c-di-GMP-I riboswitch aptamer from uncultured Agathobaculum sp., 81 nucleotides, folded computationally.
RNA sequence: AAACGGCAAAGCAGCCGAAAGGCUGUGACGCAAAGCUAUAGGGCCUAACCCCUGUAAAGGGUAUGGCAGCCAGUUGCCGAA
Numbered sequence: 001a002a003a004c005g006g007c008a009a010a011g012c013a014g015c016c017g018a019a020a021g022g023c024u025g026u027g028a029c030g031c032a033a034a035g036c037u038a039u040a041g042g043g044c045c046u047a048a049c050c051c052c053u054g055u056a057a058a059g060g061g062u063a064u065g066g067c068a069g070c071c072a073g074u075u076g077c078c079g080a081a
Base pairs, nucleotide, nucleotide: 006031007030011026012025013024014023015022016021029069035074036073037072041071042070043067044066045065050061051060052059053058
């Protein structure tokens, strides 16, 4: 540079969840790892329970809940190599 292919963003519909978010279908924005790994690195999101403040309404804190398509770790297809 090619080849066989692969994954599937947002949106929409349904379901689960307090939420973040996830699952299924549809759909393709893109991706050489957009494969895997979540208290065994970092970072980010949410705040149910709990704690604090408040007359109350609420507000603040907090992960054991999440995000791998944020960085990172790790494994891997093809091949001019």

The prediction has a mean pLDDT of 88. The source organism's lineage runs through Bacteria, Bacillota, Eubacteriales, Butyricicoccaceae and Agathobaculum.